[in-house]
Order: sequence, then structure tokens, then C1' cells
RNA sequence: AAUAGACAAAGCCAAACCUGCCGAAAAGUAGGUGCGGAAAGCCACGGGGCUUACAAGUCAGCCGGGUUACCUUU
Repeated sequence: AAUAGACAAAGCCAAACCUGCCGAAAAGUAGGUGCGGAAAGCCACGGGGCUUACAAGUCAGCCGGGUUACCUUU
């Protein structure tokens, strides 16, 4: 530097649900919780889903792509 993997170890994230805030809504966010994840870190570039006051917005834990990264194997 590349590759493969969660069997191990140390960690990480957090579905659904509940409460608060925020938004027209989808959603987002804080706390609890934990379905799961090897990028379930980040990016709305392409496809797709969702919402729509019709102007747009949103989902990266839908698929593809880009980019960064712990441990171990090779």
C1' cells in the first nucleotide's frame, strides 16, 4: 500500500417504540432503548422511495458511485 473478514479483542453506530424540540409534511434533532450493521462514517452525483404549503424538501439503515477509517488475516 492492497485485499478479505467479524471468528477474536478493543471500540463504534443505532431500527422500531416512548418523551421533548422543530417542520405544512416526509423527516431531522436530544434523551432512553436496541432491531440490526464491517463502513448503518461522510457526500444528494445517478437511479429509486417518501412528503408536498406546489415553490420545493427529504431518505446515505434502498441500490449504484465517490471519499475517509479501527482491528485481524493474506
A computed fold for a 74-nucleotide RNA from a Pseudomonadota bacterium, annotated as c-di-GMP-I riboswitch aptamer.
Rfam family: c-di-GMP-I riboswitch aptamer. Rfam's curators write: GEMM was predicted in a large-scale screen for bacterial structured RNA regulatory elements.
The source organism's lineage runs through Bacteria, Pseudomonadati and Pseudomonadota.